A computed fold for a 74-nucleotide RNA from a Methanobacteriota archaeon, annotated as transfer RNA. It was read from a public genome assembly. Its mean pLDDT, the model's own confidence on a scale to 100, is 83. It matches the Rfam family "tRNA". Rfam classes the family as a transfer RNA.
[in-house]
RNA sequence: GGGCCUGUAGCCUAGCCUGGAAGGGCGUCUGGCUUCUAACCAGAAGAUCCAGGGUUCGAAUCCCUGCAGGCCCG
Numbered sequence: 001g002g003g004c005c006u007g008u009a010g011c012c013u014a015g016c017c018u019g020g021a022a023g024g025g026c027g028u029c030u031g032g033c034u035u036c037u038a039a040c041c042a043g044a045a046g047a048u049c050c051a052g053g054g055u056u057c058g059a060a061u062c063c064c065u066g067c068a069g070g071c072c073c074g
Base pairs, nucleotide, nucleotide: 001073002072003071004070005069006068007067010026011025012024013023020057028044029043030042031041032040050066051065052064053063054062
C1' cells in the first nucleotide's frame, strides 16, 4: 500500500441480508425472603447503535467518507 471482518448500556451480546424506531445475559439500584450475607423472587434505572454526510415519510439496518481494532496479502 491492497483485501476482508468487527464497532450497539459499566461488561458481553441479539437485531443489520429483508428500513417501521433497540431486546437479552451479567453487573448496579430498590423492595421481598433471611438472625446477617450469599442464593432466590419482584421491580427500576441505564445505549439518539464509533464519527460525519447522503438517500428515505422513516436509518442500528441502505450508500459515501473517515476513525479505531483484528485477520490475510504484498